[in-house]
Context: one part of a larger RNA
RNA sequence: GAACGCUGGCGGCGUGCCUAACACAUGCAAGUCGUGCGGGAACGGGCUUCGGCCCUAGUACCGCGGCAGACGGGUGAGUAACACGUGAGUAACCUGUCCUCGGGUCUGGGAUAACCACCCGAAAGGGCGGCUAAUACCGGAUAAAGUCACCGGGCGCAAGCUCGGUGAUGAAAGGGGGCCUCUGCAUAGCAAGCUCCUGCCUGAGGAGGGGCUCGCGGCCCAUCAGCUAGUUGGUGGGGUAACGGCCCACCAAGGCGAUGACGGGUAGCCGGCCUGAGAGGGUGGUCGGCCACACGGGCACUGAGACACGGGCCCGACUCCUACGGGAGGCAGCAGUGGGGAAUCUCGGGCAAUGGGCGAAAGCCUGACCCAGCGACGCCGCGUGGGGGAAGAAGGCCUUCGGGUCGUAAACCCCUGUUCUGGGGGAAGAACCCUGACUGGGUUAAGAGCCCAGUCAGGCUGACGGUACCCCAGGAGAAAGCCACGGCUAACUGCGUGCCAGCAGCCGCGGUAAUACGCAGGUGGCGAGCGUUGCCC
Numbered sequence: 001g002a003a004c005g006c007u008g009g010c011g012g013c014g015u016g017c018c019u020a021a022c023a024c025a026u027g028c029a030a031g032u033c034g035u036g037c038g039g040g041a042a043c044g045g046g047c048u049u050c051g052g053c054c055c056u057a058g059u060a061c062c063g064c065g066g067c068a069g070a071c072g073g074g075u076g077a078g079u080a081a082c083a084c085g086u087g088a089g090u091a092a093c094c095u096g097u098c099c100u101c102g103g104g105u106c107u108g109g110g111a112u113a114a115c116c117a118c119c120c121g122a123a124a125g126g127g128c129g130g131c132u133a134a135u136a137c138c139g140g141a142u143a144a145a146g147u148c149a150c151c152g153g154g155c156g157c158a159a160g161c162u163c164g165g166u167g168a169u170g171a172a173a174g175g176g177g178g179c180c181u182c183u184g185c186a187u188a189g190c191a192a193g194c195u196c197c198u199g200c201c202u203g204a205g206g207a208g209g210g211g212c213u214c215g216c217g218g219c220c221c222a223u224c225a226g227c228u229a230g231u232u233g234g235u236g237g238g239g240u241a242a243c244g245g246c247c248c249a250c251c252a253a254g255g256c257g258a259u260g261a262c263g264g265g266u267a268g269c270c271g272g273c274c275u276g277a278g279a280g281g282g283u284g285g286u287c288g289g290c291c292a293c294a295c296g297g298g299c300a301c302u303g304a305g306a307c308a309c310g311g312g313c314c315c316g317a318c319u320c321c322u323a324c325g326g327g328a329g330g331c332a333g334c335a336g337u338g339g340g341g342a343a344u345c346u347c348g349g350g351c352a353a354u355g356g357g358c359g360a361a362a363g364c365c366u367g368a369c370c371c372a373g374c375g376a377c378g379c380c381g382c383g384u385g386g387g388g389g390a391a392g393a394a395g396g397c398c399u400u401c402g403g404g405u406c407g408u409a410a411a412c413c414c415c416u417g418u419u420c421u422g423g424g425g426g427a428a429g430a431a432c433c434c435u436g437a438c439u440g441g442g443u444u445a446a447g448a449g450c451c452c453a454g455u456c457a458g459g460c461u462g463a464c465g466g467u468a469c470c471c472c473a474g475g476a477g478a479a480a481g482c483c484a485c486g487g488c489u490a491a492c493u494g495c496g497u498g499c500c501a502g503c504a505g506c507c508g509c510g511g512u513a514a515u516a517c518g519c520a521g522g523u524g525g526c527g528a529g530c531g532u533u534g535c536c537c
Base pairs, nucleotide, nucleotide: 002533003532004531005530006529009382010381011380012379013378014377015375016374017340022338023337024336026335027334028333031067032066033065036064037063038062039061044055045054046053047052074293075292076291084217085216086215087214088213089212090211093210094209095208098206099205100204101203102202103201104200105199106140107139108138109137115130116129118127119126120125146169147168148167149166150165151164152163153162154161155160174198175197176196177195178194179193183191184190185189219265220264221263226256227255228254231253232252233251234250235249236248237247238246268290269289270288271287272283273282274281275280295316296315297314298313299312318329319328320327321326346372348371349370350369354368355366356365357364358363385415386414387413388412395406396405397404398403419478420474421473422472423471424470425469429464433459434458435457436456437455438454439453440452441451442450443449481526482525483524484523485522486507487506488505492521493520494519495518496517502509503508
């Protein structure tokens, strides 16, 4: 966060499985990069000497490699704990991408996937042989930091921190654009040359993010009173980014507890939200922060970051496929289905915006998100008409039969047009981005080029949506109910019923004149709602 009954015109903004962390059909939700690298079609079309060739196209597709998949999204099961909140510490730590500054980017090597051939399998998949590239992998060189050894200085109560010297050890990867000033080949030019962009390695600092530690704070039960063997501490070691009994060996016998240990129950925590004059009480849905979890349980791998929702392995339960040999799966992502339940939505549109991933960019992906749909579920706004109209129609009800009341209510007359219906016009949300020109800046020998920024001009992009909004026309036409009327508590009569049927929150009503039951008229209250139930103050 409601549900149920009766009723229901419109709009805006919110909000919607509180129960089975039950099980899930189907589709979608995480990819991207050809400016890292290798391979590479066909349909179709054109030509043909019928062999084939060209376009399609280095496209689709396959693979290696990089970055992202640790974010974003869901849920609240577990957790009473440094999980959370708040404050502090880290001389005990890490940090991909981003920013600033410094230095470097030299030289070799061997493989492998895709592919081809063969083989096994129903499939999922696999085996074997052969070929090949790289920003994949592995050596060598150089080198600051770092590390280790030795020597020396400073600081700290100390674990230790810090500075200097010598030696050893200790990195890297290329890709793209342009140019001919230098170098080389050469003389239109090209790259080994120059230059710019981007990447790679390394160091220092920053920003943001995180790990760990500590003080304090926030549930119930004492009908839980004693608990504890890695237990508490030490020495040494392992492990980690890092302290630590985190783990291990050995040694000691400690450690905690009525200031509530241990046990049991319950529970994600907070900003907040509800209530209240406050103090306090209750609560933690939506939104934001943190934590935990991803069929149940365990484990590690990769990585800057995971013990990893849509990665891997194992065990288990369950479901599915099978040729019976063996395999596949995990909606607490978005929608949707069954089930449970008093109860909770569309198998919608779009990447236009915001944000995210990848990319030099164009762009691609994005059930994040933006919108639309459904539900009076909530809040707010609007309407269902306005003015006139009788000492007062008809009709209902009551009546002391005179009348009273519904009641200006209706009819009727005049008017308006919110909403509605039809027609017409019609947004903002758009800036990016692309092209061109100019200006400035960077680089450079250069007013080549290239890169960056700005200005101007042109072009392009809107799911919502032909929506909002505006105009014209039509027409009072299409839009009122629900509950109550004994007292509390605002609102009364008649008839029916006769302790029956029934009402009821409490007190209590009903047994023949019932303002308390049922119906009617009237009245009161609220109004697209009104009542009831549940929960909190």